[in-house]
Context: one part of a larger RNA
RNA sequence: GGCUCACGGUGGAUACCUUGGCACACAGAGGCGAUGAAGGACGUGGUUACCUGCGAUAAGUCUCGGGGAGCUGGAAACACGCUUUGAUCCGGGAAUUUCCGAAUGGGGCAACCCCUAGAACGGCUACCUGAAUCCAUAGGGUAGCGCGAGCCAACCCAGCGAACUGAAACAUCUUAGUAGCUGGAGGAAAGGAAAGUAAAAACGACUCCCUCAGUAGCGGCGAGCGAACGGGGAAGAGCCUAAACCGAUGGUUUCGACCAUCGGGGUUGUGGGACAGCAACGUGUAUCAGGGAGAUUAGGAGAAGCGUUUGAAUGGCGCGCCACAGAGGGUGAAAGCCCCGUAUUCGAAAAUGAAACUGGCCUAGCUGUAUCCCGAGUAGCACGGAGCACGUGAAAUUCCGUGUGAAUCCGCGAGGACCACCUCGUAAGGCUAAGUACUCCUGUGUGACCGAUAGCGCAACAGUACCGCGAGGGAAAGGUGAAAAGAACCCCGGGAGGGGAGUGAAAUAGAACAUGAAACCGUGAGCUU
Numbered sequence: 001g002g003c004u005c006a007c008g009g010u011g012g013a014u015a016c017c018u019u020g021g022c023a024c025a026c027a028g029a030g031g032c033g034a035u036g037a038a039g040g041a042c043g044u045g046g047u048u049a050c051c052u053g054c055g056a057u058a059a060g061u062c063u064c065g066g067g068g069a070g071c072u073g074g075a076a077a078c079a080c081g082c083u084u085u086g087a088u089c090c091g092g093g094a095a096u097u098u099c100c101g102a103a104u105g106g107g108g109c110a111a112c113c114c115c116u117a118g119a120a121c122g123g124c125u126a127c128c129u130g131a132a133u134c135c136a137u138a139g140g141g142u143a144g145c146g147c148g149a150g151c152c153a154a155c156c157c158a159g160c161g162a163a164c165u166g167a168a169a170c171a172u173c174u175u176a177g178u179a180g181c182u183g184g185a186g187g188a189a190a191g192g193a194a195a196g197u198a199a200a201a202a203c204g205a206c207u208c209c210c211u212c213a214g215u216a217g218c219g220g221c222g223a224g225c226g227a228a229c230g231g232g233g234a235a236g237a238g239c240c241u242a243a244a245c246c247g248a249u250g251g252u253u254u255c256g257a258c259c260a261u262c263g264g265g266g267u268u269g270u271g272g273g274a275c276a277g278c279a280a281c282g283u284g285u286a287u288c289a290g291g292g293a294g295a296u297u298a299g300g301a302g303a304a305g306c307g308u309u310u311g312a313a314u315g316g317c318g319c320g321c322c323a324c325a326g327a328g329g330g331u332g333a334a335a336g337c338c339c340c341g342u343a344u345u346c347g348a349a350a351a352u353g354a355a356a357c358u359g360g361c362c363u364a365g366c367u368g369u370a371u372c373c374c375g376a377g378u379a380g381c382a383c384g385g386a387g388c389a390c391g392u393g394a395a396a397u398u399c400c401g402u403g404u405g406a407a408u409c410c411g412c413g414a415g416g417a418c419c420a421c422c423u424c425g426u427a428a429g430g431c432u433a434a435g436u437a438c439u440c441c442u443g444u445g446u447g448a449c450c451g452a453u454a455g456c457g458c459a460a461c462a463g464u465a466c467c468g469c470g471a472g473g474g475a476a477a478g479g480u481g482a483a484a485a486g487a488a489c490c491c492c493g494g495g496a497g498g499g500g501a502g503u504g505a506a507a508u509a510g511a512a513c514a515u516g517a518a519a520c521c522g523u524g525a526g527c528u529u
C1' cells in the first nucleotide's frame, strides 16, 4: 500500500407522516365604488421587531341573539387586569374608520404641501343670454339632480387585427378573424317570435347537445377548409309599437285646413286593421303592491366497557354492552362503547333573499263590402368591398361605401344566376324567461390525484430573499418527544465542544434533534505485498 470484516464520522437517499396543494361534483354568490372601492402608507399593545386584528373610540366601542368557564391573538415570559351581576368566543345589526389611491378645492417626486375650505371633470333638467347670419343654431351663464368615472379571474358581444407556421420554396390560400389592442354589458351575454325551412308531404321563435357528415360543396381543385335541411333530445312563452280613424291642447291659417304633442284605436298572412253592424265579462302574466311556506347567516340534544399485560392499550387474553349511530378525526401502539363527532332530531332577537297565494294593472269574439292604412332615400339596380363552409364563380341570400331609385294587397319578398308556373312568407320599429358558457370567490363532499427534487412558484412571514435602470425574472427552506419532563449540579476548556449526574420507554430521540442508503473520510482486527 491492497483486500476482507467490525465499529464510527460525513451525507441526507429511502420507507413512513402531513399542516399544503391538484382535480371534480353539488349548492351559493356572481360584483365592489363619490355614503370614497380594489390596493396601500402610517399608526395602534404595559413591555412589541414581525405577522394578524383594528383606526386618534385604533388586538378595539355599542346593541341584539347564541354559549357556559375560563380569558388577556400568532407567542413564550413578567406585570396589570377581566369573568356565573355570564367574560373570552361565535353570529346579526350599528358606531368609529388617519393619509394616499378614480382621488374630485389647487399643487405634487402617492401616502405630502397650500388656500379664500371647495361635487374637479363630464352628463341630464330648467331658465337666462347669445355669433358669423334675418329668424335660428353653435357658444356662454345661473340653479338643481348626484347620474357617470375607478377596480375586478374567466365566460359574452362589438370595433381594429398580425406573424412565425403549413403548402416540404412562395405570392392566392393556410395559420385565423386566432394572438394582441380597444369599447361595452350581464350574472350570464348573444339570439329570438319567419319578407323562415322545405318540396307536391309538410313543419312552425331563438339557443344548446347528439346525429346528419368529414357528406354536399369550396379549394394555386394544392395544402387544406367544410356546411345546411332532416332526425333524436334539453328547454319552452310570447308580446309591445308605427300607420289608417277619433278626441284634447298648442301653433299657423288664403278659414278649406295643416302641423306638433298627448290620449284613445290597432298589430295580422286560412291577409289583418281602420270603417259599419252584432255580441260579450272569461282567461293569463315576464310588471306593481301585499304576502310570507321553506332557506341562509350562531347553535342545542345525542346510545353503549371493565379487568389483566405495558412507559402508555386503542393490541392480546377474559368477561360484557349500544346500534336509525361500525362516516371520520383525536387520544402515550391498532377504540362502535375515552373525547370530538356520526345516525336521528330541535333551533333565530336581527339581517338577507324568497315559493304558494291575494289584489292593482294589462289582455279576447262574429259578419261585411266600397274607401283608407299596413314602417322610403327604404327595397331593388350599377360599381367597389366584406361576410356567408362558398377564394367572383352560373353566385342566390346578408352587410357596408358611392350613385341611382320603386310598389301598398290586383302589393311586395323568397324558394342558390334568370324567366314562367306553383309553393312559402309579409322586410325596411322594438322587447323577451328557460335550456347554454365561465369561476377571482363561499360552503359541503369526493378522488385507481401528489406526498416535500412531488403537489400551486409558495405545506414555512413567498411573489419574499435575491437578480435587473426597467418591463420583468424569481428561489431554497417540513418531521426531538406521548409530554419539555429541553439536561439542576460537578468536571476539562477562553469559548465551541465534551465527560459525569439527572429526565425519558428510548438521548446512537439532546435541539446541527425520527428513519439514516451511497459517494467520501477514518479507527481496530485478520490476511497479503
Stems, first nucleotide, its partner, number of pairs: 001528009016479002020450002022447007029439002031151002039100003042055003046078002050074002061094006070082002105114003115118001121148002123145007155186001156184005166173001170220001196203002207234005217225002238431003241375001245264008269409001271374004275368004284362001287360004295352003299346003305319005320337002322326001328340003380404007390416001411426005466473002486513001489500004